[in-house]
The RNA shown here (transfer RNA) has 72 nucleotides and comes from Penicillium nalgiovense. RNAcentral holds the sequence, with entries from ENA, GtRNAdb and Rfam. RNAcentral records the identical sequence in 5 taxa. Rfam family: tRNA. The coordinates come from a structure-prediction model, not an experiment, and the mean pLDDT is 82.
RNA sequence: GGUUCUAUGGUCUAGCGGUAUGACGUCUCUCUCACCCAGAGAAGGUCUCGAGUUCGAUCCUCGAUGGAAUCA
Numbered sequence: 001g002g003u004u005c006u007a008u009g010g011u012c013u014a015g016c017g018g019u020a021u022g023a024c025g026u027c028u029c030u031c032u033c034a035c036c037c038a039g040a041g042a043a044g045g046u047c048u049c050g051a052g053u054u055c056g057a058u059c060c061u062c063g064a065u066g067g068a069a070u071c072a
Base pairs, nucleotide, nucleotide: 001071002070003069004068005067006066007065010024011023012022018055026042027041028040029039030038048064049063050062051061052060
């Protein structure tokens, strides 16, 4: 340098065009003398960035950036 894959809450992850799923973690309440466990609830995401297509984009197209694999 060429090609391919990948980027989603603090971490991991689902999601093949209609305002994002679950687990762990965090916080609050209940329980307990207390802690753990268990139960209930809450907060936390401009879906890497820019542009385009579309009534509508995490999803499709192009480019950029970071990471990985492979070829030279």